Context: one part of a larger RNA
RNA sequence: UGACGGGGACCCGCACAAGCGGUGGAUGAUGUGGAUUAAUUCGAUGCAACGCGAAAAACCUUACCUACCCUUGACAUGUCAGAGAAGCUUUUGUAAUGAGAGUGUGCCCGCAAGGGCGUCUGAACACAGGUGCUGCAUGGCUGUCGUCAGCUCGUGUCGUGAGAUGUUGGGUUAAGUCCCGCAACGAGCGCAACCCUUAUUGUUAGUAGCCAGCAGGGUAAGCUGGGCACUCUAAUGAGACUGCCAGGGAGAACCUGGAGGAAGGCGGGGAUGACGUCAAAUCAUCAUGCCCCUUAUGACUUGGGCUACACACGUGCUACAAUGGCGUAAACAAAGUGAAGCGAGAGGGAGACCUUAAGCAAAGCACAAAAAUAACGUCUCAGUUCGGAUUGUAGUCUGCAACUCGACUACAUGAAGCUGGAAUCGCUAGUAAUCGCAAAUCAGAAUGUUGCGGUGAAUACGUUCCCGGGUCUUGUACA
Numbered sequence: 001u002g003a004c005g006g007g008g009a010c011c012c013g014c015a016c017a018a019g020c021g022g023u024g025g026a027u028g029a030u031g032u033g034g035a036u037u038a039a040u041u042c043g044a045u046g047c048a049a050c051g052c053g054a055a056a057a058a059c060c061u062u063a064c065c066u067a068c069c070c071u072u073g074a075c076a077u078g079u080c081a082g083a084g085a086a087g088c089u090u091u092u093g094u095a096a097u098g099a100g101a102g103u104g105u106g107c108c109c110g111c112a113a114g115g116g117c118g119u120c121u122g123a124a125c126a127c128a129g130g131u132g133c134u135g136c137a138u139g140g141c142u143g144u145c146g147u148c149a150g151c152u153c154g155u156g157u158c159g160u161g162a163g164a165u166g167u168u169g170g171g172u173u174a175a176g177u178c179c180c181g182c183a184a185c186g187a188g189c190g191c192a193a194c195c196c197u198u199a200u201u202g203u204u205a206g207u208a209g210c211c212a213g214c215a216g217g218g219u220a221a222g223c224u225g226g227g228c229a230c231u232c233u234a235a236u237g238a239g240a241c242u243g244c245c246a247g248g249g250a251g252a253a254c255c256u257g258g259a260g261g262a263a264g265g266c267g268g269g270g271a272u273g274a275c276g277u278c279a280a281a282u283c284a285u286c287a288u289g290c291c292c293c294u295u296a297u298g299a300c301u302u303g304g305g306c307u308a309c310a311c312a313c314g315u316g317c318u319a320c321a322a323u324g325g326c327g328u329a330a331a332c333a334a335a336g337u338g339a340a341g342c343g344a345g346a347g348g349g350a351g352a353c354c355u356u357a358a359g360c361a362a363a364g365c366a367c368a369a370a371a372a373u374a375a376c377g378u379c380u381c382a383g384u385u386c387g388g389a390u391u392g393u394a395g396u397c398u399g400c401a402a403c404u405c406g407a408c409u410a411c412a413u414g415a416a417g418c419u420g421g422a423a424u425c426g427c428u429a430g431u432a433a434u435c436g437c438a439a440a441u442c443a444g445a446a447u448g449u450u451g452c453g454g455u456g457a458a459u460a461c462g463u464u465c466c467c468g469g470g471u472c473u474u475g476u477a478c479a
Base pairs, nucleotide, nucleotide: 001479002478003476004475005474007473008472009471010470011469012468013467015463016462019427020426021425022424023423026318029315030314031313032312033311034309042053043052064304065303067301070298073127077126078125079123080122081121082120083119087103088102089101090100091099092098106117107116108115109114129293130292132291134289138287139286140282142280143278145276150189151188152187153186154185155184156165157164158163169180170179171178195270196269197268198267200238201237202236203235204234205233206232209228210227211226214225215224216223241264244258245257246256247255248254320420324379325378326377327376328375330373336367337366338365341360342359345356346355347354348353386417391412392411393410394409395408396407397406433455434454435453436452437451438450439449
């Protein structure tokens, strides 16, 4: 000087408390451990691994295993030689490969001969190749403390020196934020602001958006003429600054209350992550040093595996019902996506879907039905008209192909489960809870992820305690 203390003082945070809803019990989903296996590829392991890399494992992916098979190689550059260029179809073979048959004959210069480019085949060697090792050799990128308020420097001064001061003190703030004081005076990285979005509004613009007034039209519908007032769209402005008032405070910073206002004291949300810590993660995104393999640790193909299952843990789904289940007929979103696509309407079908097919590169057309909700009816507390696992039969779709191993439909079947021990998690407002919608990935395959809106609470006395953090101070087992 740090670090630490079951030392002290002050302060903060869904840290506790006050509340609401969960997890832990059940079924199934998913990830991990374990055990298993020819293989169950690899990585991630307290917070900060475990619906994580993976925004999609039937083949492919795929890195693993089995079998077959290649050796200048699946891929790159260079040399030489050759060719009926390449390619396509077909027989054999599980396929790769090999063999046979058929078909086919590129571009440029040149009258031609020929030359060049490109492709394939063969040969020799330099080399290719490696998801092989080391994240404790590295770059890059990332997590975390933590969006916590800190971390430093120049000059000066003090100290023999390590260092100190500034950065401490009195107030104040979300903030090393600001004010005052002070051997300090200044400055930098952080804080804040500048950026995006949302809440109000003016102007401009008016189609693909809208319909107040006018007219037409019909069963009806902005459907039509017309209009741009309103909504909306999207460009540019305004607006919030403790600006105004009162009180407190040190005639300070600032705090409390009020007015006006769509919004009030950082208005809400996002992006933004200082110096550093953890030899934190990643050599399997990529790049890369060293080491290792080179007829194999490289490459091709088939089939299998990553999906297995006495068990244990994590995360989410559905429930255990009446604030409910079922049925009937009604209402109201936002944000997205669409051409190898979204697919209306009509017909067939029990349904998934099929056939036909309008419109739309989309403020136009489509996906598209929003669902909770409200109304009416029924059930009447039961393992039930709760719950839906499992199983059987018949099917649909995608795709070369659904056995291992997909999703969905109909009929039948109808398991556990009656609110969950110790313990533990999230959340302070349009939040929790609850309800649906969309997208990425994607041929197909979400209870995951990311976004979108609908309905919409309770509680916070307070800081004694638990956890984490910040500032000052004190002690020294430690560096």